[in-house]
Context: one part of a larger RNA
RNA sequence: GCCGGCGACUUACAGGCUGUGGCUGGUUAAGGCAGAGAAUGCUGGAGCCCCAGCGAAAGCGAGUCCGAAUAGGGCGCUUGUCACAGUUUGUAGACCCGAACCCGGGCGAUCUAACCAUGGCCAGGCUGAAGCUUGGGUAAAACCAAGUGGAGGGCCGAACCGACUUCUGUUGAAAAAGGAGCGGAUGAGCUGUGGUUAGGGGUGAAAUGCCAAUCGAGCCCGGAGCUAGCUGGUUCUCCUCGAAAUGCGUUUAGGCGCAGCGGUUAAGAGAUUGCACGGGGGGUAAAGCACUGCUUCGCUGCGGGCUGCGAGAGCGGUACCAAAGUGAGGCAAACUCAGAAUACCCGUGUAAAACUUAGCCAGUGAGACGGUGGGGGAUAAGCUUCAUCGUCGAAAGGGAAACAGCCCAGACCGCCAGCUAAGGUCCCCAAAUAGUGACUCAGUGGUAAAGGAGGUGGGAGUGCCGAGACAACCAGGAGGUUUGCUUAGAAGUAGCCAUCCUUGAAAGAGUGUGUAAUAACUCACUGGUCAAGCGCUCCUGCGCCGAAAAUGAACGGGACUAAGUCACUUACCGAAGCUGCGGACUUGCAAUGCAAGUGGUAGAGGAGCGUUCUGCAUGGGGUGAAGCACUAGCGGCAAGCAGGUGUGGACGGUGCAGAAGUGAGAAUGUCGGC
Numbered sequence: 001g002c003c004g005g006c007g008a009c010u011u012a013c014a015g016g017c018u019g020u021g022g023c024u025g026g027u028u029a030a031g032g033c034a035g036a037g038a039a040u041g042c043u044g045g046a047g048c049c050c051c052a053g054c055g056a057a058a059g060c061g062a063g064u065c066c067g068a069a070u071a072g073g074g075c076g077c078u079u080g081u082c083a084c085a086g087u088u089u090g091u092a093g094a095c096c097c098g099a100a101c102c103c104g105g106g107c108g109a110u111c112u113a114a115c116c117a118u119g120g121c122c123a124g125g126c127u128g129a130a131g132c133u134u135g136g137g138u139a140a141a142a143c144c145a146a147g148u149g150g151a152g153g154g155c156c157g158a159a160c161c162g163a164c165u166u167c168u169g170u171u172g173a174a175a176a177a178g179g180a181g182c183g184g185a186u187g188a189g190c191u192g193u194g195g196u197u198a199g200g201g202g203u204g205a206a207a208u209g210c211c212a213a214u215c216g217a218g219c220c221c222g223g224a225g226c227u228a229g230c231u232g233g234u235u236c237u238c239c240u241c242g243a244a245a246u247g248c249g250u251u252u253a254g255g256c257g258c259a260g261c262g263g264u265u266a267a268g269a270g271a272u273u274g275c276a277c278g279g280g281g282g283g284u285a286a287a288g289c290a291c292u293g294c295u296u297c298g299c300u301g302c303g304g305g306c307u308g309c310g311a312g313a314g315c316g317g318u319a320c321c322a323a324a325g326u327g328a329g330g331c332a333a334a335c336u337c338a339g340a341a342u343a344c345c346c347g348u349g350u351a352a353a354a355c356u357u358a359g360c361c362a363g364u365g366a367g368a369c370g371g372u373g374g375g376g377g378a379u380a381a382g383c384u385u386c387a388u389c390g391u392c393g394a395a396a397g398g399g400a401a402a403c404a405g406c407c408c409a410g411a412c413c414g415c416c417a418g419c420u421a422a423g424g425u426c427c428c429c430a431a432a433u434a435g436u437g438a439c440u441c442a443g444u445g446g447u448a449a450a451g452g453a454g455g456u457g458g459g460a461g462u463g464c465c466g467a468g469a470c471a472a473c474c475a476g477g478a479g480g481u482u483u484g485c486u487u488a489g490a491a492g493u494a495g496c497c498a499u500c501c502u503u504g505a506a507a508g509a510g511u512g513u514g515u516a517a518u519a520a521c522u523c524a525c526u527g528g529u530c531a532a533g534c535g536c537u538c539c540u541g542c543g544c545c546g547a548a549a550a551u552g553a554a555c556g557g558g559a560c561u562a563a564g565u566c567a568c569u570u571a572c573c574g575a576a577g578c579u580g581c582g583g584a585c586u587u588g589c590a591a592u593g594c595a596a597g598u599g600g601u602a603g604a605g606g607a608g609c610g611u612u613c614u615g616c617a618u619g620g621g622g623u624g625a626a627g628c629a630c631u632a633g634c635g636g637c638a639a640g641c642a643g644g645u646g647u648g649g650a651c652g653g654u655g656c657a658g659a660a661g662u663g664a665g666a667a668u669g670u671c672g673g674c
Base pairs, nucleotide, nucleotide: 001674002673003672004671005670006669011092012091013090014089015088016087017086018085019084020083021082022081023080025049026048027047031043032042033041034040053060054059063075064074065073066072095233096232098230102223103222104221105220106219107218113197114196115195116194117193118192119191120190121189122187124156125155126154127152131148132147133146134145135144136143160184161183162182164181165180166179167178168177199215201211202210203209208217236608237607238606239605240604241603246259247258248257249256250255260364261363262361263360264359265358266357267356268355273351274350275349276348277347278346279345280344287336288335292332293331294330295329296328297327298326299325300324303321304320305318306317307316308315309314367392368391369390370389371388372387373386374385375384376383397408398407399406412583413582414581415580417579418578419577423573424572425571426558427557428556432570434569435568436567437566438565439564445560451545452544455542456541457540458539459538460537461536462535463534464533472529473528474527475526476525478502479501480500484496485495508523512521513520584598585597586596587595588594589593609663611660612659613658614657615656616655617654618653620651627647628646629645630644631643633641634640
């Protein structure tokens, strides 16, 4: 892991509600009697519920209480009860499994910690303290030297004890080891045997270490089925309806209570809902500036600053600041002179099928994404928080390549029938290589901005043009003059001022290049050649650049110049939608048929199948029961139920009732097998 067995809403008592039955007031409990009797029958009226309520009570009573009240209001103004069954609640382990813990009583110091008693052990080598002896030395000492001596938590290093590094081992040879090195090794040393200390206790050169592979409180049994607002699991079928992830409160936030939303039963009114019309209030969007504020520019300009004159009073100036007023232009969630659409309220009509109240039974109270309107954030987030609608949740089908929340559309069952939706119609792949008119050349389509560009289509405006435009080519582009100033120089062309006059078809006191300055080239401007359109500005369609990420890899692919884009047209394909035909069920309706309906999690309600046992009835079975294997039968959809054949070898079925150890795929379930 698989297979098989076992495995979870029970029971007692009490309350509520519902159903069925008895009685109309209901009913007995213990006990007693009969009985073979925990069977059963009879008896037993104590008690309980009910028959009247209201008030704190005295008390009054179909009323009573508050109250001055004959006012008003509160609670009342009689139907139940017993039994059984179902469901639910409470108390109990209370659907099952699961703690870590807490407490009690015991068992442990053969491991280990410390201590007590009594024993044992430490190869070899080195160093050489005190003391002593001798010699020297001294007044005597001290002191010096040599020898002797053998001290030390001394040195090196086996046994022994330990455990610093690394490798191996890591389902090990081993639940801590092995290899190679390493530390102590006469000491606070190591060790044998016997003994002492015990669980909030011991022991501890102290690490919360150790106390039998267990230690922030040992182990065993018991309280104990502790408790678990937590996790997991919870077993047959069909039918009807069908949620919630919100509000308020909560030592509350993943739990509860009440409400909301679901089911079911009963009753009830006309109300409810959609649409149309009519009537309402509003202060949102947009807008506006009349208020409150903010704000840009102009004008007038109180006041102030600076400043001139004056001894001062004062009189002036001002390109500074600027109140207020005024003209023009703006902004606002906490501005509004005005002011929608929706929404909401009322009425009338109409169509559908819903609504209210009460009882009982729930579940939900983690929501998710999308559209719209807002707050928070960065006008970030598959972000967060509200409002409102949708879908998912609890919804399958078609489309979006794939894709809970997007688009279309709500699956009772069957059909080798038809029509459509979204989306599509070259091939993969069902259906147009359809039609008309345009655009695009970028594979744009099939990712993105500011910004950039004689890409290209359409539109508008404006200027020049056969008295010849635009481009190109030929020619001219001069004189006063090197204007003046400045400068070393300044001659069109460093800079400053001025920018005239003449000739002429035209030619700037000069558009650039250039020189030290000149020179030289060029342009504006003009003539000629040529010949018909040429410039500029704005709006707009489709394209271009901007454009870098890690395997090649973001049209679904092939491929496409349309099979791309825009506008229009016709046809077709396309779903569990709609239709057709057949069938099943639910609900309604006086109805043998017609209509509407039948997706569904939590959950509520209804109807059934099957298992074991019991009672009554009835039967089957060695001429072969149950069980097992195979099998093309039946049915009201199913859970299921027959028949046959083989095997098997002794019990078993059916009908009507009753009672449950009553249905297995999941619980790191449990036991067994493989």
The prediction has a mean pLDDT of 84. The part of an RNA shown here (large-subunit ribosomal RNA, domain II) has 674 nucleotides and comes from Leptolyngbyaceae cyanobacterium SM2_5_2. Its Rfam family is "Bacterial large subunit ribosomal RNA". Its family is annotated with structural constituent of ribosome and ribosome in the Gene Ontology. Taxonomically the source falls in Cyanobacteriota (Bacteria, Bacillati).